This is a predicted structure of a 72-nucleotide RNA (transfer RNA) from a Flavobacteriaceae bacterium. Its Rfam family is "tRNA". Rfam describes the family as follows. Transfer RNA (tRNA) molecules are approximately 80 nucleotides in length. Their secondary structure includes four short double-helical elements and three loops (D, anti-codon, and T loops). Further hydrogen bonds mediate the characteristic L-shaped molecular structure. tRNAs have two regions of fundamental functional importance: the anti-codon, which is responsible for specific mRNA codon recognition, and the 3' end, to which the tRNAs corresponding amino acid is attached (by aminoacyl-tRNA synthetases). tRNAs cope with the degeneracy of the genetic code in two manners: having more than one tRNA (with a specific anti-codon) for a particular amino acid; and 'wobble' base-pairing, i.e. permitting non-standard base-pairing at the 3rd anti-codon position. The coordinates come from a structure-prediction model, not an experiment, and the mean pLDDT is 82.
RNA sequence: GCCGAUGUAGCUCAGGGGUAGAGCGUUUCCUUGGUAAGGAAGAGGUCGGCAGUUCAAAUCUGCUCAUUGGCU
Numbered sequence: 001g002c003c004g005a006u007g008u009a010g011c012u013c014a015g016g017g018g019u020a021g022a023g024c025g026u027u028u029c030c031u032u033g034g035u036a037a038g039g040a041a042g043a044g045g046u047c048g049g050c051a052g053u054u055c056a057a058a059u060c061u062g063c064u065c066a067u068u069g070g071c072u
Stems, first nucleotide, its partner, number of pairs: 001071007010024004018055001026042005048064005
């Protein structure tokens, strides 16, 4: 230099056009003499960034950034 992949909650990951979910973690409460385990409820992300297409973009397109793989 060229060609790809990935980027979504604190962590690991779904979701592939109609304003986002799970597991673990975390907070509060119940249960216990106390802890663990168990149960109930909640908080937490405008989806790496900027543009474009669209009535509507996490999703499609371009550029860019980061990580990673291959080729030279």